[in-house]
RNA sequence: GCCGUGGUAGUUCAGACUGGGAGAACGCCAGACUGAAGAUCUGGAUGUCGUGGGUUCAAAUCCCACCCACGGCA
Numbered sequence: 001g002c003c004g005u006g007g008u009a010g011u012u013c014a015g016a017c018u019g020g021g022a023g024a025a026c027g028c029c030a031g032a033c034u035g036a037a038g039a040u041c042u043g044g045a046u047g048u049c050g051u052g053g054g055u056u057c058a059a060a061u062c063c064c065a066c067c068c069a070c071g072g073c074a
Stems, first nucleotide, its partner, number of pairs: 001073007010026004020057001028044005050066005
């Protein structure tokens, strides 16, 4: 330098192929329970969807460029 895969909640990831409600588990906070804690149960908060631009009525999703991580080729 070229190619591929990935970047989404605090963490691990799903969702993208087929555009329209942003989600799961764990964690966190509050309550119940307990002498207290753990476990369990109930409720709750949490995201510029890597960055910028384009297409579209509408973009995590399609297109372009760039950044970062990993792998391959040279």
This is a predicted structure of a 74-nucleotide RNA (transfer RNA) from Hydrothermarchaeales archaeon (SeqCode). The coordinates come from a structure-prediction model, not an experiment, and the mean pLDDT is 83. Rfam family: tRNA. Rfam classes the family as a transfer RNA. Its family is annotated with triplet codon-amino acid adaptor activity in the Gene Ontology.